Overview
This is a predicted structure of a 95-nucleotide RNA (Guanidine-I riboswitch aptamer) from Ureibacillus yapensis. Lineage of the source: Bacteria > Bacilli > Caryophanales > Caryophanaceae > Ureibacillus. Its Rfam family is "Guanidine-I riboswitch aptamer". Its family is annotated with regulation of gene expression in the Gene Ontology. Of the family's consensus pairs, 96% are formed in the model.
RNA sequence: AGAAAAGUUUUCUAGGGUUCCGUAAGUUGCUGCUUAGUCUGGUCCGAGAGAAAACUGCGCGAAGCGUGACACGGAAGGACAAAAGCCUGGGAGAU
Numbered sequence: 001a002g003a004a005a006a007g008u009u010u011u012c013u014a015g016g017g018u019u020c021c022g023u024a025a026g027u028u029g030c031u032g033c034u035u036a037g038u039c040u041g042g043u044c045c046g047a048g049a050g051a052a053a054a055c056u057g058c059g060c061g062a063a064g065c066g067u068g069a070c071a072c073g074g075a076a077g078g079a080c081a082a083a084a085g086c087c088u089g090g091g092a093g094a095u
Base pairs, nucleotide, nucleotide: 007055008054009053010052011051012050015045016044020042021041022039023036024035025034026033027032057067058066059065060064070090072093076088077087078086
């Protein structure tokens, strides 16, 4: 700047791994190196079907009020360092 309509975004959580920090063990070349995420953690990723908000949307004699429902779900694959309830995906399926 533009778009979107079971709309979009932010923060947080369930969860996730290991690039960085830290931690542990070892080593030593001592402003370090190696290994470990089957290391509690910090940074980091993070829900359509989790939470709280904001902005849109819709209705209403309207500077506000209301509304924002429902939602069981593989396998395989993808990205970033890597993984995941992330993306594929309100998918394939089921009812």